[in-house]
RNA sequence: AGUAGGACAGAUGGUCGCUGCUGCGAUACCGAGAGGCCGCAGGAGAGGAAAGUCCGGGCUUCACAGGGCAGGGUGCCAGAUAACGUCUGGCGGAGGCGACUCCAGGGACAGUGCAACAGAAAUGUACCGCCUUUUAGGCUGCGGCCUGGGAGGUAAGGGUGGAAGGGCAGUGUAAGAGACUACCGCCCGUCUGGUAACAGGCGGGGCAUAUGUAAACCCCAUCCGAAGCAAGACCAAACAGGAAGCAUAUGGCGGCCCGUCAGCUUCCGGGUAGGUUGCUUGAGACUGCCGGCGACGGCAGCCCUAGAUAGAUGACCAUCCAAUGACAUAACCCGGCUUACCGUCCUGCUCAU
Repeated sequence: AGUAGGACAGAUGGUCGCUGCUGCGAUACCGAGAGGCCGCAGGAGAGGAAAGUCCGGGCUUCACAGGGCAGGGUGCCAGAUAACGUCUGGCGGAGGCGACUCCAGGGACAGUGCAACAGAAAUGUACCGCCUUUUAGGCUGCGGCCUGGGAGGUAAGGGUGGAAGGGCAGUGUAAGAGACUACCGCCCGUCUGGUAACAGGCGGGGCAUAUGUAAACCCCAUCCGAAGCAAGACCAAACAGGAAGCAUAUGGCGGCCCGUCAGCUUCCGGGUAGGUUGCUUGAGACUGCCGGCGACGGCAGCCCUAGAUAGAUGACCAUCCAAUGACAUAACCCGGCUUACCGUCCUGCUCAU
């Protein structure tokens, strides 16, 4: 100078607050009840990303004989895992002197589509050039040469382009061309090594297997039921409904009669407000040993680390520091990915001196 990874995320003390839990007290108030409210003490109280809500799983309710279509995801190989689009180790390719980093990395000899501009031509293309031949004119030292036109050959060279039909060298040819040859590449077959991706060897094929694109359709392989804690479960005022019992007196409609509507109690199942639960002990953290290159797994010990429901972490003071201290605040829980971030410290490795 770089590269890979890890740890921390102002510190200590005090005062006042906030949210759960435990214990004690108070039971005055609210509530039908469950319960809430109040005081004191003790102890606990956000993150590496709590974020984006992008994947995967647990859990819950609904659906589901089995199979298929449609739709969506994934895509080198092997492994890890509850699972994954994640991770680990390899393979191949690209970059770097190197440590190391990056890759949406199946198929473009099934088919369809698209490829701006430039360029003659973007799929079979002759613009320039090169070569052959013919013709008109001119010159001539009579051998030919120059200029223009016609017919044809040629993808080696120039030019355009991301891409012009394997590369490069030679042979060959009128000039050229896998037309032929060597090497490299590609394809096919086979052998060896490897679990495999793949690597290496041998043999064959002149390569019409012609460019790119499949984060375009598509083909192949493989996976996927849907919705989400406002999931769901339990309790349950009011209110509507049903049943039984009581009362048939009174009131409304009405001048009166008939008629009709309205009552009280109990029970039933449904269920709103409200309450409880789901809710935090878990694919858990730490330490040690063992297995594995590793992701990770096994065993033993030890620890308990927020759980609100309009949502709690804040304010002030003192001292110190690397000094206005970053990014940012859990909401069912985990495993990842991505993005944001003042800085400080530690470890391995590389290059240069």
Annotation
The RNA shown here (Bacterial RNase P class A) has 353 nucleotides and comes from Clostridium porci. The model forms 95% of the base pairs in the Rfam consensus. NCBI's taxonomy places the organism under Bacteria, Bacillati, Bacillota, Eubacteriales, Clostridium.